[in-house]
């Protein structure tokens, strides 16, 4: 340099053109307990990498850029 994949919550990931974007783990609180842990309940936490385009509507489709990974040279 070329090709492909990935980028979504603190971490690991799902999601898919359709109207409040989710799970598990983690965090905080409550309850329970003599106490701790576990279990249970609740809560918070997101510019869906950035910019533009298509569309009535984009996290999803298209383009460029950035970052990471793999392959080729």
């Nucleotide at each position: 340099g070329c090709u492909g994949g990935c980028g979504u919550a603190g971490c690991u990931c799902a999601g898919u053109g359709g109207u409040u974007a989710g799970a598990g783990c983690g965090a905080a609180g409550c309850a329970c307990u003599c106490a701790u842990a576990a279990c249970g309940c609740u809560u918070a936490g997101g510019u869906c990498g950035c910019a533009g385009g298509u569309c009535c509507g984009a996290u999803u489709c298209c383009u460029g850029c950035c970052g990471c990974c793999a392959g080729c040279a």